[in-house]
About this RNA
Predicted 3D model of a 389-nucleotide RNA (Bacterial RNase P class A) from Singulisphaera sp. GP187. Rfam family: Bacterial RNase P class A. Rfam links the family to the GO terms dimeric ribonuclease P complex, tRNA processing and ribonuclease P activity. The coordinates come from a structure-prediction model, not an experiment, and the mean pLDDT is 81. The sequence was found by an Rfam model in a public genome assembly. The source organism's lineage runs through Bacteria, Planctomycetia, Isosphaerales, Isosphaeraceae and Singulisphaera. The model forms 96% of the base pairs in the Rfam consensus.
RNA sequence: CAGGGUGACUGGGUGAUCGCGUCGGAGUAAUCCGCCGAGGAAAGUCCGGGCUCCACAGGACAAGGUGGUGGGUAACGCCCACCGACCGCAAGGUCAGGGAAAGUGCAACAGAAAAUAGACCGCCGAUGGCCGCUGUAAUGGCGGAUCAGGCAAGGGUGAAACGGUGGGGUAAGAGCCCACCGCCGCGACGGUGACGCCGCGGGCACGGCAAACCCCACCUGGAGAAAGGCCGCGUAGGCAGGGAUUCCGAGAACUCGGAGGGAUGCGGUUCGCAUCCCUUGACUUGCGGGUAGGCCGUUGGAUCCGUACGGCAACGUACGGAGUAGAUGCAUGGUCGCCGACUCCGCUCUGCGGGGUUACAGGACCCGGCUUAUAGGUCGCCCACCGAG
Repeated sequence: CAGGGUGACUGGGUGAUCGCGUCGGAGUAAUCCGCCGAGGAAAGUCCGGGCUCCACAGGACAAGGUGGUGGGUAACGCCCACCGACCGCAAGGUCAGGGAAAGUGCAACAGAAAAUAGACCGCCGAUGGCCGCUGUAAUGGCGGAUCAGGCAAGGGUGAAACGGUGGGGUAAGAGCCCACCGCCGCGACGGUGACGCCGCGGGCACGGCAAACCCCACCUGGAGAAAGGCCGCGUAGGCAGGGAUUCCGAGAACUCGGAGGGAUGCGGUUCGCAUCCCUUGACUUGCGGGUAGGCCGUUGGAUCCGUACGGCAACGUACGGAGUAGAUGCAUGGUCGCCGACUCCGCUCUGCGGGGUUACAGGACCCGGCUUAUAGGUCGCCCACCGAG
């Protein structure tokens, strides 16, 4: 000098004028004055909770979610640290990271063959057969081509081919044998652990896919602020259907009790439980009527900021401080001027002039996360190339 990685902050300023919302004050009223008034993601509605309601929110199954280890947290599918695999020269990054020997299933086409497989091209043909030459008393010797037969090392196909490299051995080969690597088993050492590393033994298993079904471990009631509650007002205590064997006992009564049956209870099935009903009927289906209002919930919390201590860190503890939207017909905007930042052009060029642009985007019960969008500007740490000293 330019490049890369990672973490964080900011994302306009100012004046004038007109206009909004809550609250406070003044005023008989009209109105006037004042403080305050959106986010880093408010977005997606993807996770986790708080809170409220369903009598309690019990058990099992089904269904769904998560998936290396150890921590953090109210909790999580989040965060931190570490382990392993892969990518990168590196700083760093990615991972839907438990199990394929419990079972089922899948891999088109190509290929000989796709998991306890297999010969298309090939290699050998020692041994037996065939041919030629030669020799012996006999057994033979040399050569050739291939049949039988042997091979799965070489080549091909494919995303993937039944361990890899090198050597020995063989007719040619093959873990057939050996060395190293890989794999399996056992043990020592280090580590909380995942795991690492070393040693010994074994020629050694039938590969891949579970983001296929499945198995294993852990987790999970439901709904949702239009939740839910209070006040006020008002009607229709409406109409039409469906609806569960009933039995026994006590007592003066019509009540009580029991058995049995039925119904309801905020994801499905079932068990349990609670409540109600048993025809003077719980509950349930449809139609119809009333409620067009006000208040609470509604903003002080697992909150935020600072300092100190502990911890590699996430974070925790202690002390001190802060407090500033709460709408509901749903508010914070419009116009003009100057400046800033970025960018382009011109010029009398360390300045001037002109043009253009100025991001993503708006609460609605609240909080902790993740994911996505973002013009431009600033800062910290780290990597590595080139050049100079």